[in-house]
Parts: sequence; C1' cells; structure tokens
RNA sequence: GCCCGAGUAGCUCAGUCGGCAGAGCGCUCCCCUCGUAAGGAAGAGGUCGUCGGUUCGAUCCCGGCCUCGGGCU
Repeated sequence: GCCCGAGUAGCUCAGUCGGCAGAGCGCUCCCCUCGUAAGGAAGAGGUCGUCGGUUCGAUCCCGGCCUCGGGCU
C1' cells in the first nucleotide's frame, strides 16, 4: 500500500427488505427477610465511531476518514 471483518447503554452483544433504538449483566430505588444473599417489581443511562451524500425520512443504503482485529505483498 491492497483486501476482509468489527465499531449500537458502564460491559457483553442483538437489531431492522429505510419509518418509536433493545436484551442480559451492572447501577439506583422499592417489595420480601431478624439481616444478607437469592427472588420479585419499577427506573435511570444512547449525538447507533466520525464527516458528507441519497431520501419525505438513515443505526440501516452509498462515499471519505478514524480506531480495533485478521489476511496479502
């Protein structure tokens, strides 16, 4: 330098032929208990890597760039 994959909540990851962003764990609070753990209920937390393009509308499609992983030379 070229090719492929990945980037979404604090962590691990889903998601969608373009139309309200989710789960588990963690966190906060409540119930339960003599108390803790376990169990149950509620809640907070997101510019969906970034900049542009297409579109009435983009996490999703197209292009550039950045980061990480792998391969080729």
Predicted 3D model of a 73-nucleotide RNA (transfer RNA) from a bacterium.
Model confidence (mean pLDDT): 81 of 100.
It matches the Rfam family "tRNA". It is annotated as a transfer RNA.
RNAcentral holds the sequence, with entries from ENA and MGnify.